[in-house]
Annotation: Transfer RNA from an Acidimicrobiia bacterium, 74 nucleotides, folded computationally. Its mean pLDDT, the model's own confidence on a scale to 100, is 82. It was read from a public genome assembly. Its Rfam family is "tRNA".
RNA sequence: GGGGCUGUAGCUCAGUUGGCUAGAGCGGUAGCUUUGCAAGCUUCAGGCCGCGGGUUCGAUUCCCGCCAGCUCCA
Numbered sequence: 001g002g003g004g005c006u007g008u009a010g011c012u013c014a015g016u017u018g019g020c021u022a023g024a025g026c027g028g029u030a031g032c033u034u035u036g037c038a039a040g041c042u043u044c045a046g047g048c049c050g051c052g053g054g055u056u057c058g059a060u061u062c063c064c065g066c067c068a069g070c071u072c073c074a
Base pairs, nucleotide, nucleotide: 001073002072003071004070005069006068007067010026011025012024013023019057028044030042031041032040050066051065052064053063054062
């Protein structure tokens, strides 16, 4: 330098004929339970869907550029 894959909650990840207020597990808060801890149950908070444009009535999803990570070739 070129090709491919990935980027969604603090972490690990789902999310296809483009459509209503975007989800799960773990973790965190609060409560119940216990003498206390752990475990368990319940509740709540937590998101510019990497960034910027384009198409569209409407974009996490389609198109273009850029950035970052992984990988292959040179």